[in-house]
Context: one part of a larger RNA
């Protein structure tokens, strides 16, 4: 020093992030009395005032009244209770929660509202299922979502998404129906071939068989579309410009967009970046707080808005009271520590014979270099270092994983719907189809309502023709068809017109319609016997439902409820941005090649001519002229000489043109290819020549695209064309292979999969100082400082002072750059504590200049001795402000200092607001909350001992090499109201005095403490009782207090002087006949330097000196304290006052007990300034320092 406690002068929150912590005050009880506000219950024990013991009497037996007594103090101790007030935020409340860092504003809650649910099996949930919960409940019930008492309220938008409802044109699976197609068998048949056959081959027809083939029809939910609804569903709720008679502002106007354009309320807020907004209040002073304002970065109405009494271990602000939180610390008690005896771990440990400074070095050295310092060894302390220990860094990056999300990808439950089986009857209906019967068919011309083809000259008619009446069907409105009545003999065709000739007749059909029947299909109704449910007299009945439901199979849809995965690389860390292949140039260092998130640009084609060949030609621009519409179109002349053009980027190249024009054409060919070039490979490029064929040219010849270099994509996969191959027993057919070209922004372009996004602060693992954040290092753009030049300001005047544009240096405090040590851990801001250093000096000291009269200042030079304040606000550093000061310095030290403290900020897990995101979540945005371990081995440092040395051993006294400490400064007075000055004002120099802060010593005074001193008091136990005491209750509490230790107390200190100097001032004085403080010489000159003052000091290994002694001396041992962790030091050890005791006394307390007296008693008076008393002072050997031992 620490832990747990006790007390504290004066002040009283000045402490601090914050009254944290602590104590203190209050506080049982009784009584009086009690505000705002209020949901009338509360608030409220509001706040606050008074009483409280003992004795006597009275008493309605009340804890009440009256009278008396003592003390500093009467719930006198203890238990138990426990501050109060004012004002915000949030949450209504009581409750609940992260067992082990978060108790909250989070959760819950009563209340509100929306959605679902009508029950034989509710919705919903658990469960392969049976079954169960819901519920032995039934919409006043149950489930789910949101909100969260109560009060006042809850605006606009249905465009998007979701949900609900409706409609339909569309789309849509299996299945079913149907039609084709392929194949094949049998029979028949048409061609062809030959070896003329029961042949081969290519077809066709019919009837079968058969295919995982194709088409059409039908076909639900869903989706799409359309129409609506729905916000207490997910959600969303704008710009721009102008305008009023001061200015300002804009009720107002215009314009654009939208689904709608944020209403009420609230508002720098748990929401406001700028921001410490502005104003007011509170304070001496306020980044907090309260009240307002409104430019709301980015409020806002059930992810509710705004209020609100009560409540809260919540979170702000203020006050009262109170205090050791603090100014500023002191003393005391116990414990631990330390010493002794006993017992006896752990982490950690490369080796250690483990110093400082400067340097070096993987960039911060006990271990390397140089220098300095240091005799050897322990003990107690301290924590600056050993990049200390602990934990293979949690941040960051890389690799891997996991949790979570979603309109990532792919699936799976689940669910919805269809088909089918279980699965039956009847009736009706829809649709298509088959058969039968009946009807139907209108361009123009034509008597007229001519379906097509064929036959055909007659057909029908008393088995009732024409006509007429009634009814029905149909219609192109003119007619057509059918049935019945009357009636009683005809009607039609062939013939003319018409593309086609007659419903005269017959046959076969077509379109449309009707009727019946058959099977199929759609919907409705119904039945009962499958099946299901209920009941019972239980194995069969009765009732209900009923071919539905349920279940199986299958098909389609929805489907983060669940699952598996993906979500690139480069990168001066990562993320964001950018980028990824190819071409051209520069970088590129005269072969080739050559990097960067170096500097510039292009490509992802085009052309039937812009190719081939043959022949011909030569641009741009300028000037002048003409013309004209102009400067520029075309024409002429001259100059010019490639500046032009070459489809396109750039470079190279091009006049013999590769440029421009024209003719004929297709070599923009097939099969090859000696030999070269580039490249890791894969690939890529050039290529004479040969064969075939073709074009141009008279020919030689040229031509296998284009002036050249970009114009692109491996393998797999399937499709297409070709095909001598292979497989499937044969035939047929199919599949495969081979050849050929096509299908890729496979553009992350040597290409992962057919198919893929996010988040993690709930995170995890493996690695990295290969890579970031802190610090160090290097660097110095930025930053800070100096110098040079001197535009300009300064009335004039560059340099009293300030200084632009520029230039040259220095520093290593800012922001950076780099990524060198450290990721098997170098703890991060600020504060506290304790500092050390630099000087570019804030003050004090000494000087020069001044735009210096004095005073006060400005600037520069020297100077680092000392000093350099207290508060409000904020986590702040910083900063602002208040009040002081001589001054309130700037920096460095791992932005000094967390094995020293704190933990307010930042930076884990909880929660909220704003904003962003569909979401999980996120935010150098805000807000409330939130575990700080370590017994010190070495070095270093502060102390204390032991050994040895110092050359004989001791005792006493010293010298001082060296080191350390100290070092500050104000006010007042005198000189002197003088010098100076118009005045106002107002000195230097010199002297005196008194302070502040700091430091040391001490305890006489003052003050604190003072736990074995004295007294008082309460409760209780005990000493048999009374009296008197003792113990316990924090030392029980309270009032005092000796010694000691202390500060708030007292005393003292800084100085003066000497020496050498700095800046500066001079004397003499040359170089340089002058001048000059300098070169020789001489003199001044500072709080600074060396001394002087104080302390340590001969291990000062250079170990010093003097005196005295030597049978000297010292130690052990014992009594001790002026000493002390232990050693040590000091006082003593009988020739003795060392300690204890005793006696006396200083001093403290405050008048003991007993006895006597007074009073009813409590109690009082006297004896008595008594009694008692730790450490103080003195005296006194009563007790104990005995007897001895060791070294020398």
């Nucleotide at each position: 020093a620490c832990c747990u406690c006790g007390u504290u002068a004066a002040g009283g929150a000045a402490c601090u992030c914050g009254g944290c912590a602590a104590a203190a005050a209050a506080g049982u009880g009784g009584u009086c009395g009690u505000a705002a506000c209020u949901u009338c219950g509360g608030g409220a024990g509001a706040u606050g005032g008074c009483c409280u013991u003992c004795c006597g009497c009275c008493g309605u037996c009340a804890u009440g009244g009256c009278g008396g007594a003592c003390g500093c103090a009467g719930u006198u101790a203890a238990c138990g209770u426990u501050u109060c007030u004012u004002u915000g935020g949030c949450g209504a409340c009581u409750g609940u929660u992260u067992u082990u860092c978060a108790a909250a504003a989070a959760c819950a809650c009563a209340g509100g509202u929306c959605c679902c649910u009508g029950c034989u099996a509710a919705a919903c949930u658990c469960g392969a299922a049976a079954g169960a919960g819901g519920a032995u409940g039934u919409a006043u019930a149950g489930g789910g979502g949101c909100u969260g008492a109560c009060g006042c309220c809850u605006g606009a938008c249905c465009a998007g998404u979701g949900c609900u409802g409706g409609a339909a044109c569309g789309u849509u699976a299996a299945g079913c129906u149907u039609u084709c197609c392929a194949g094949u068998u049998a029979u028949c048949u048409u061609g062809u071939g030959c070896u003329u056959g029961u042949c081969a081959u290519a077809g066709g027809a019919u009837a079968g068989c058969c295919g995982a083939g194709a088409g059409a029809g039908u076909g639900a939910a869903g989706c799409u579309u359309c129409c609506a609804g729905u916000g207490a569903a997910c959600g969303u709720c704008c710009g721009c410009g102008g305008u009023a008679a001061c200015u300002a502002u804009a009720a107002c106007c215009g314009u654009g967009u939208u689904a709608a354009a944020g209403u009420a309320g609230c508002g720098a807020a748990a929401c406001c970046c700028c921001u410490u907004g502005u104003c007011g209040g509170g304070u001496a002073a306020u980044u907090u707080c309260c009240g307002a304002c409104c430019c709301g970065c980015a409020u806002g109405a059930a992810a509710g808005g705004c209020g609100u009494a009560a409540c809260g271990a919540c979170u702000g602000a203020a006050g009262a009271a109170c205090u050791g939180u603090c100014u500023c610390a002191a003393c005391g008690a116990g414990g631990a520590g330390c010493c002794c005896g006993g017992u006896g771990a752990a982490a950690a440990u490369a080796c250690a014979g483990u110093a400082a400074g400067g340097g070096u070095g993987a960039a911060g050295a006990u271990g390397c270099c140089c220098u300095u310092u240091a005799c050897c060894u322990g003990c107690g302390g301290c924590u600056a270092g050993a990049c200390g220990a602990a934990a293979a860094g949690a941040c960051c990056c890389c690799g891997g994983g996991a949790g979570c999300u979603u309109u990532a990808c792919u699936g799976u439950a689940g669910u919805c719907a269809g088909a089918u089986a279980u699965u039956g009857g009847a009736u009706u209906u829809u649709g298509a189809u088959u058969u039968u019967g009946g009807a139907u068919g209108c361009g123009u011309a034509g008597c007229g309502u001519a379906g097509a083809a064929g036959g055909g000259a007659g057909a029908c008619u008393u088995u009732g023709a024409g006509g007429u009446c009634u009814g029905g069907c149909u219609u192109c409105c003119g007619g057509g068809c059918c049935a019945g009545g009357c009636g009683g003999a005809g009607u039609c065709g062939c013939c003319a017109a018409u593309g086609a000739a007659a419903c005269a007749c017959c046959u076969u059909c077509c379109u449309u319609c009707c009727a019946a029947a058959g099977g199929c299909u759609u919907g409705g109704u119904u039945c009962u016997a499958a099946u299901c449910c209920c009941g019972u007299u239980u194995u069969a009945c009765g009732g209900g439902a009923g071919a539905c439901a349920g279940u199986g199979u299958u098909u389609g849809g929805c489907a983060g409820a669940c699952a598996g995965u993906u979500u690139a690389g480069g990168u001066g860390g990562g993320g964001u941005c950018c980028u990824u292949g190819c071409c051209u140039c520069c970088u590129a260092a005269a072969a080739a090649g050559u990097a960067a998130c170096g500097g510039a640009g292009g490509c992802g084609c085009u052309u039937a001519a812009a190719g081939g060949u043959c022949g011909g030609c030569u641009a741009a621009g300028u000037a002048c002229g003409g013309a004209u519409g102009g400067a520029a179109g075309u024409c002429g002349u001259a100059c010019g000489g490639a500046u032009a053009g070459g489809a396109c980027a750039a470079a190279g190249c091009c006049a013999u043109a590769a440029g421009c024009c024209g003719g004929c054409u297709u070599u923009a060919c097939u099969g090859c290819g000696a030999g070269c070039g580039a490249g890791a490979u894969a690939u890529c490029g050039c290529g004479a020549g040969c064969a075939g064929u073709u074009g141009g040219g008279a020919a030689a010849c040229c031509a296998g695209a284009a002036c050249u270099u970009a114009g692109u994509g491996a393998a797999c996969c399937g499709a297409c064309g070709g095909u001598u191959g292979c497989u499937c027993g044969u035939a047929g057919g199919a599949g495969c292979g081979c050849c050929g070209g096509a299908g890729a922004u496979u553009a992350a372009c040597a290409g992962c999969u057919a198919a893929a996004a996010g988040u993690u602060a709930c995170c995890c693992c493996g690695g990295g100082g290969a890579u970031a954040a802190c610090a160090g290092g290097c660097u110095a753009g930025u930053c800070g400082g100096g110098c040079c030049c001197g535009c300009g300001a300064g009335u004039c005047c560059u340099u009293a002072u300030c200084a632009a544009c520029g230039g040259c240096c220095c520093g290593g405090u800012u922001c950076g750059g780099c990524a060198c040590c450290u990721c098997g851990a170098u703890g991060u801001c600020g504060g506290c504590u304790c500092a050390c250093c630099a000087c570019a000096u804030c003050c004090u000291g000494g000087a020069g200049g001044c735009g210096a009269a004095g005073a006060a200042g400005c600037u520069u030079c020297c100077a680092a001795g000392g000093g350099u304040c207290g508060g409000u606000c904020u986590g702040u550093u910083c900063g602002c402000c208040c009040g002081u000061u001589a001054a309130a310095g700037u920096g460095g030290u791992u932005c000094g200092u967390g094995a020293g403290c704190u933990g307010g900020g930042u930076u884990c897990a909880g929660a909220a607001c704003g904003u962003c995101g569909u979401g999980a979540g996120a935010c150098a945005g805000u807000u409330c909350g939130g575990u700080c371990u370590c017994u010190a081995u070495c070095u270093a440092c502060c102390g204390c001992a032991g050994g040895c040395g110092u050359u004989u051993g001791a005792g006493u006294c010293u010298u001082g090499a060296a080191g350390g400490g100290a070092g500050u400064u104000g006010g007042u007075c005198u000189c002197a109201g003088u010098a100076c000055g118009a005045g106002a004002g107002g000195a230097c120099c010199a002297g005196a005095u008194u302070g502040a802060a700091c430091u040391a010593a001490c305890c006489u005074c003052u003050a604190g403490u003072g736990u074995g001193c004295c007294a008082g008091c309460u409760g209780u136990u005990c000493c048999g009782c009374c009296a008197g005491g003792a113990g316990c209750a924090c030392u029980g509490c309270u009032g005092g207090g000796u010694a000691g230790c202390u500060a708030c107390g007292u005393u003292a200190g800084g100085a003066a002087g000497g020496g050498a100097u700095a800046a500066g001032u001079g004397c003499u004085g040359a170089a340089a006949g002058c001048a000059u403080c300098u070169a020789a010489g001489c003199a001044c000159g500072a709080a600074g330097c060396c001394u002087c003052c104080c302390c340590u000091a001969a291990g000062a290994u250079u170990a010093g000196g003097a005196c005295u002694c030597a049978u000297a001396g010292a130690c052990c041992c014992c009594u001790c304290a002026g000493a002390g962790a232990u050693g040590a030091u000091g006082a003593g050890g009988u020739u003795g006052a060392u300690a204890g005791g005793c006696u006396g006394u200083a001093g403290g307390u405050g008048u003991a007990a007993g006895u006597g007296g007074g009073g009813c008693a409590a109690c009082c008076c006297a004896u008595u300034u008594a009694g008692c008393c730790g450490a103080g002072c003195a005296g006194u050997a009563c007790u104990a320092a005995u007897c001895g031992g060791u070294c020398a």